This is a predicted structure of a 71-nucleotide RNA (transfer RNA) from a Candidatus Heimdallarchaeaceae archaeon. RNAcentral holds the sequence, with entries from ENA. Rfam family: tRNA. Rfam describes the family as follows. Transfer RNA (tRNA) molecules are approximately 80 nucleotides in length. By type it is a transfer RNA. Taxonomically the source falls in Candidatus Heimdallarchaeaceae (Archaea, Candidatus Heimdallarchaeota, Candidatus Heimdallarchaeia (ex Rinke et al. 2021) (nom. nud.), Candidatus Heimdallarchaeales).

[in-house]
C1' cells in the first nucleotide's frame, strides 16, 4: 500500500428502515441489630462528518481507532 471485520450507557452486548434493550455496575427506597444477599425504583449510550430517506444505530460515501489476511 490493498482486502476484509469491528467500534451502542463505567464494563459486556441485543438491536438489519419506525419507542434505543437486557445483563453488570453507579445512586435511593425497602428488608437487617449491622455488612452481605434478595427486593422495587431511578440515572446513564449508538466513533466522527456527509449523503440518500417521511424516516438511519441500521443503507451508500469518505475519515479515526481496534483486529486479521495479503504483498
Nucleotide at each position: 500500500g490493498c482486502g476484509c471485520u469491528c467500534u451502542u450507557a463505567g464494563u459486556a452486548u441485543a438491536g438489519u428502515g419506525g419507542u434505543a434493550g437486557c445483563a453488570u455496575a453507579c445512586u435511593g427506597g425497602c428488608u437487617u441489630g449491622c455488612c452481605a444477599a434478595g427486593u422495587c425504583a431511578g440515572u446513564g449510550a449508538c466513533c466522527c462528518g456527509g449523503g440518500u430517506u417521511c424516516g438511519a444505530a441500521u443503507c451508500c460515501c469518505g475519515g479515526a481507532g481496534g483486529g486479521c489476511g495479503c504483498a